[in-house]
Context: one part of a larger RNA
RNA sequence: GAGCGAACGCUGGCGGCGUGCUUAACACAUGCAAGUCGAGGGAGAACGGAGGGCUUCGGCCUUUCUAGUAAACCGGCGCACGGGUGAGUAACACGUAGGUAACCUACCUCCGAGUUCGGGAUAACCUGUCGAAAGAUAGGCUAAUACCGGAUAAGACCACGAUGGUUUCGGCCAUUGCGGUCAAAGAUGGCCUCUAUUUAUAUGCUAUCGCUUGGGGAUAGGCCUGCGCACCAUUAGCUAGUUGGUGAGGUAAUGGCUCACCAAGGCUACGAUGGUUAGUUGGUCUGAGAGGAUGACCAGCCACACUGGGACUGAGACACGGCCCAGACUCCUACGGGAGGCAGCAGUGGGGAAUAUUGCGCAAUGGGGGAAACCCUGACGCAGCGACGCCGCGUGGGUGAUGAAGGCCUUCGGGUCGUAAAGCCCUGUCGGAGGGGAAGAAGGACUCUCGUGCAAAUAGUUCGAGGGUUUGACGGUACCCUUAGAGGAAGCACCGGCUAACUCCGUGCCAGCAGCCGCGGUAAUACGGAGGGUGCAAGCGUUGCUC
Numbered sequence: 001g002a003g004c005g006a007a008c009g010c011u012g013g014c015g016g017c018g019u020g021c022u023u024a025a026c027a028c029a030u031g032c033a034a035g036u037c038g039a040g041g042g043a044g045a046a047c048g049g050a051g052g053g054c055u056u057c058g059g060c061c062u063u064u065c066u067a068g069u070a071a072a073c074c075g076g077c078g079c080a081c082g083g084g085u086g087a088g089u090a091a092c093a094c095g096u097a098g099g100u101a102a103c104c105u106a107c108c109u110c111c112g113a114g115u116u117c118g119g120g121a122u123a124a125c126c127u128g129u130c131g132a133a134a135g136a137u138a139g140g141c142u143a144a145u146a147c148c149g150g151a152u153a154a155g156a157c158c159a160c161g162a163u164g165g166u167u168u169c170g171g172c173c174a175u176u177g178c179g180g181u182c183a184a185a186g187a188u189g190g191c192c193u194c195u196a197u198u199u200a201u202a203u204g205c206u207a208u209c210g211c212u213u214g215g216g217g218a219u220a221g222g223c224c225u226g227c228g229c230a231c232c233a234u235u236a237g238c239u240a241g242u243u244g245g246u247g248a249g250g251u252a253a254u255g256g257c258u259c260a261c262c263a264a265g266g267c268u269a270c271g272a273u274g275g276u277u278a279g280u281u282g283g284u285c286u287g288a289g290a291g292g293a294u295g296a297c298c299a300g301c302c303a304c305a306c307u308g309g310g311a312c313u314g315a316g317a318c319a320c321g322g323c324c325c326a327g328a329c330u331c332c333u334a335c336g337g338g339a340g341g342c343a344g345c346a347g348u349g350g351g352g353a354a355u356a357u358u359g360c361g362c363a364a365u366g367g368g369g370g371a372a373a374c375c376c377u378g379a380c381g382c383a384g385c386g387a388c389g390c391c392g393c394g395u396g397g398g399u400g401a402u403g404a405a406g407g408c409c410u411u412c413g414g415g416u417c418g419u420a421a422a423g424c425c426c427u428g429u430c431g432g433a434g435g436g437g438a439a440g441a442a443g444g445a446c447u448c449u450c451g452u453g454c455a456a457a458u459a460g461u462u463c464g465a466g467g468g469u470u471u472g473a474c475g476g477u478a479c480c481c482u483u484a485g486a487g488g489a490a491g492c493a494c495c496g497g498c499u500a501a502c503u504c505c506g507u508g509c510c511a512g513c514a515g516c517c518g519c520g521g522u523a524a525u526a527c528g529g530a531g532g533g534u535g536c537a538a539g540c541g542u543u544g545c546u547c
Stems, first nucleotide, its partner, number of pairs: 001547004006543005013393006019386002021351001026349003030346003035077003040074002048065007084304003094228007103221001108217008116150004125140006156181003160177007186209006195202003230276003237267003242264008279301004283294004306327005329340004357383001359382003365379001366377004396426004406417004430488001432483005440474001444470008453461002491536005496517003502531005512519002
């Protein structure tokens, strides 16, 4: 000099954009943060309103609307994303370059084939029992895109082969033969061309969405490898599933991953083992660079979710707002037993030099569910607080010499603050008042018209084009116009040298200053005050840290 997620002191007008627990991965009251689908299924209230009947005038009964709504239940998909934190980890954790002929991938997309016949339950519900509660349990009823069985089925899988191609010589790919194994679910809209009953409806046809199976793609991952990746040798030896083999188990998959047996190996001064510290990278800061320091915000990866362990479900977890066990802690209890996990968003206590609102909205972007309308979304978009940072603007402009008054200094002549003020003439940024007033909105839905594909079809529906209506938290905000009026808006540090800026008074090695040198013991430009000056400026200094 530059920089900071800063803090402290004094001061403080406005706006934009950013940013804000670096400490206790300390403990948490309260609310919210993951639901959705009735176009999978069965069942289905109440409050309240209206009508009628009865009435001891308190009310009671009943019908209907509320409503096939709410809440609950079975089932599907999601809950493995998004959000937080940095404890652990010196490691294939991360970065980079590769491998997988050793693997998986729900939803999405393209292509092929199929979607057949049956069965038995169970929750909700009803009736009991136990319990303070959490909840548990017995009997009975019922449905499905829930569950189960049969059929059919392909190099989809298994076993034995054949041919061709390729190869890292282990295998892999394509075609194919005999045998064996494995599947499914329907829903909604429309129609009568076919089939069945025949005015119409469906088990029929058809459109859309599903379901099953196979192949490819896309996306997301698992595993393996080369290289890079902190400090300590005042850590020198470490290792028995240890190193390798055979076989088996396990996994989506390789592998001591696990097990049995066999062998005796494996690592290490090119630093093993041990210890300390630490998430990592893109980046960030500094520097001419080389380098050094760092890893807040943003983005990628990893790890964790009160502490430790475990599996279940699932395409995917060994799962932050799931389950089980153990532990510490907190709460409820009828003492028998139960409930909980903010390192989600706010917020509280505590710790600390120190870090914000228990706000608004799903309008936009994105995500989950749904055919859609739509619902959910503390992701996100916004607003609030803090000069915490960066940037911009303002606190007025011109004129004005009796160089006013006053302060300070003085050699008492004067000098200086100083065109500074006053006065006169103007302007109108910001702030104030009044008025107008956005962009961010694309879409989706409804409706009208037209085209197009399916189809028997002028039903219906897919896709597309055009017209109309409708959607904004921020926000009556930004912005624009009008208006009054210089009115409401300057401080902080320094002035001995380094280092820009000097005098007076007070003090008298005292009180004090100080980054270094050093000032102060009676004329202190170095302490304290004043006048003046210098430097920055809504900031200025100090402290801490980095280069």

The part of an RNA shown here (small-subunit ribosomal RNA, 5' domain) has 547 nucleotides and comes from an uncultured bacterium. The RNAcentral record of the full RNA draws on Greengenes and SILVA. Model confidence (mean pLDDT): 84 of 100. Its Rfam family is "Bacterial small subunit ribosomal RNA". Its family is annotated with ribosome and structural constituent of ribosome in the Gene Ontology.